[in-house]
RNA sequence: GCUUUCCUUCGGGGUCGGGUGAAAGUCCCAACCGGCGGUGAUCGGAGCGAGCCGGACAAAACGGGCAACCGUAUGUCCGGCGCUCUCCGUCAGUCCGUGACCCGGAUUGAACGAAUUGUUCAAUGCGGUGGACCUGGUGAAAAUCCGGGACCGACAGUAUAGUCUGGAUGGGAGAAGGAGGAG
Numbered sequence: 001g002c003u004u005u006c007c008u009u010c011g012g013g014g015u016c017g018g019g020u021g022a023a024a025g026u027c028c029c030a031a032c033c034g035g036c037g038g039u040g041a042u043c044g045g046a047g048c049g050a051g052c053c054g055g056a057c058a059a060a061a062c063g064g065g066c067a068a069c070c071g072u073a074u075g076u077c078c079g080g081c082g083c084u085c086u087c088c089g090u091c092a093g094u095c096c097g098u099g100a101c102c103c104g105g106a107u108u109g110a111a112c113g114a115a116u117u118g119u120u121c122a123a124u125g126c127g128g129u130g131g132a133c134c135u136g137g138u139g140a141a142a143a144u145c146c147g148g149g150a151c152c153g154a155c156a157g158u159a160u161a162g163u164c165u166g167g168a169u170g171g172g173a174g175a176a177g178g179a180g181g182a183g
Base pairs, nucleotide, nucleotide: 003181004180005179006178007177008176009175010174017029018028019027031163032162033153034152035098036097037096038095043089044088045087046086047085050084051081052080053079054078055077056076057075058074061072062071063070064069093151094150102128103127104126106124107123108122109121110120111119112118133149134148135147136146137145155166156165157164
């Protein structure tokens, strides 16, 4: 460094202020928020291995010189540089993938039933569904940078909910750490 098993911990934010109304964090004005991995022309830091630049010294080869010698390829050492590089951290709600929610069927288990190709529930893994972007700038290039303006957000409850309450002290993409095995 690769591959693999197990364990532990972590793993979602948000209605200021006002209007109407008997009642709204649900409507209207306005405010606020953005899971995880990737990509990315983001931003920051460090390094000096290759690269580039500068300096010192050497220069048996090459060029010049009658010559002493001078210049240079090149070598060694030192210093510096960064979108040529290396390392570390960071970088998209609306680009790709993915999780939660929802749906389907499969397997296994449980309950009900006299019984079945039955009904219900649970777990596992599989499949499906699944929200949203334009514009100006810079530039070789923008889906990501900078400016501007937009847009989106499961289900149940309730005066119609991204923000309240609930399923959920759940699940979870994954992140970090530890232990072991083999090569």

Model confidence (mean pLDDT): 76 of 100. A computed fold for a 183-nucleotide RNA from Paenibacillus oryzae, annotated as FMN riboswitch aptamer (RFN element). Of the family's consensus pairs, 100% are formed in the model. It matches the Rfam family "FMN riboswitch aptamer (RFN element)". About the family: The RFN element is a highly conserved domain that is found frequently in the 5'-untranslated regions of prokaryotic mRNAs that encode for flavin mononucleotide (FMN) biosynthesis and transport proteins. This element is a metabolite-dependent riboswitch that directly binds FMN in the absence of proteins. In Bacillus subtilis, the riboswitch most likely controls gene expression by causing premature transcription termination within the 5' untranslated region of the ribDEAHT operon and precluding access to the ribosome-binding site of ypaA mRNA.The FMN riboswitch structure, reported in present an FMN-bound six-stem junction, adopts a butterfly-like scaffold, stapled together by opposingly directed but nearly identically folded peripheral domains.